Predicted 3D model of a 359-nucleotide RNA (Bacterial RNase P class A) from Caldimonas sp. The coordinates come from a structure-prediction model, not an experiment, and the mean pLDDT is 75. The sequence is in RNAcentral, with records from ENA. It is recorded under the gene name rnpB. It matches the Rfam family "Bacterial RNase P class A". The family's RNA type in Rfam is ribozyme. Of the family's consensus pairs, 96% are formed in the model.

RNA sequence: GAAGCAAGCCAGGCCGCCGCUGGUGCACGUCCCGAAAGGGCGCACUGGAGGAAGGUCCGGACUGCACAGGGCGGCGUAGCAGCUAACGGCUGUCCACCGUGAGGUGAGGAUCAGAGCAACAGAGACGAGUCGGUCGUUUCGGCGAUCGGGUGAAACGGGCAAUCUCUACGCGCAGCAAUACCAAAUAGGCCGACGUGGCGGGCCGGGCAACCGGACCGCGUGGAAGUGUGGCUCCGCACGAGUCGGCGGGUAGGUAGCACCGAGCCGCGCAGCGAUGCGCGGCCCAGAGGAAUGGCGGCCACGGCGGGCGUCGCAAGACGGCCGCUGCACAGAAUCCGGCCUAUCGGCUUGCUUCACAC
Numbered sequence: 001g002a003a004g005c006a007a008g009c010c011a012g013g014c015c016g017c018c019g020c021u022g023g024u025g026c027a028c029g030u031c032c033c034g035a036a037a038g039g040g041c042g043c044a045c046u047g048g049a050g051g052a053a054g055g056u057c058c059g060g061a062c063u064g065c066a067c068a069g070g071g072c073g074g075c076g077u078a079g080c081a082g083c084u085a086a087c088g089g090c091u092g093u094c095c096a097c098c099g100u101g102a103g104g105u106g107a108g109g110a111u112c113a114g115a116g117c118a119a120c121a122g123a124g125a126c127g128a129g130u131c132g133g134u135c136g137u138u139u140c141g142g143c144g145a146u147c148g149g150g151u152g153a154a155a156c157g158g159g160c161a162a163u164c165u166c167u168a169c170g171c172g173c174a175g176c177a178a179u180a181c182c183a184a185a186u187a188g189g190c191c192g193a194c195g196u197g198g199c200g201g202g203c204c205g206g207g208c209a210a211c212c213g214g215a216c217c218g219c220g221u222g223g224a225a226g227u228g229u230g231g232c233u234c235c236g237c238a239c240g241a242g243u244c245g246g247c248g249g250g251u252a253g254g255u256a257g258c259a260c261c262g263a264g265c266c267g268c269g270c271a272g273c274g275a276u277g278c279g280c281g282g283c284c285c286a287g288a289g290g291a292a293u294g295g296c297g298g299c300c301a302c303g304g305c306g307g308g309c310g311u312c313g314c315a316a317g318a319c320g321g322c323c324g325c326u327g328c329a330c331a332g333a334a335u336c337c338g339g340c341c342u343a344u345c346g347g348c349u350u351g352c353u354u355c356a357c358a359c
């Protein structure tokens, strides 16, 4: 000097004017909107999108429902040891593979518990063995062992479990459009599935009649028990002569959930190889609700393109400053957090590796 590997950080800054939105304080009413619940209106100060806010692939917090237990089924993970609220994540380490290396990736338990798959080729790809040689044996049909050739990715019998399976461990469902409350309004209407002991009553439809079908009312809680549901079953649970489902109708109003207590962030110290944990100190850091954080101007910094100037230098080139133009890529919170994955212009810092050259 060049090329890499790993980790961390930034993602323009300042000022002015106008606009939007949360909070705090002041002001303010017989004001405005509204049927009500409730909301709005002024001034000052102050806060206001990300490293991924994306994907919705995992794990949770939280909310509601279901949950008990036995027997099965289904799903997830997989060396060993740790971290964490937890995870399929992370850390260390063993092994395997890739790389000169720093490092990276790993779906990494089990093949005499049992199945299955491997085109073509090959005699043969789970119990089979062609051809040749050697040794032993023989009832002379052959048999056993071993070496080699050919086909193929793979052939002494192997490979694949990221094929089913076995082993060990673990696992409820749904989701903030969860849910809770206030006000207002409406139609308890139609259809269906399964079911309704006994006695009595009248009604509707079909039928000449006998009789068949349908719904309703009363007694009555038994001599009849059903329906739905927890993945299935036993069993449980909820209603109960009903249980469940579908269609249709009303409410698209307002408040909470909601961010100032967070598995929170920053700094320092200690322990640990590390992930991380503990202690001390400091900080408060968006909450919209069809969805706010924007527009204009000036200055500065940084980057890119172009022009030309000065210094050093033989040159290549290096350094410094001037002018003009231009500008950030991927991309925007929606209950929140921990991961993983994907996209991405440019810049900075630290450690490590390899190569070339010089001393």
Base pairs, nucleotide, nucleotide: 001355002354003353004352005351006350007349008348009347010346012300013299014298015297016296017295018294020048021047022046023045024044025043026042029041031040032039033038050330054341055340057339058338059337060336061335062175063174064173065172069234070233071232072231074171075170076169077168078167079093080092081091082090083089094108095106096105097104098103109166110165114164115163116160117159130149131148132147133146134145135144136143137142179256180255181254182253189247190246191245192244193243194242198219199218200217201216203214204213205212206211226239227238228237229236230235264283265282266281267280268279269278270277271276302327303326304325305324306323307322309320310319311318312317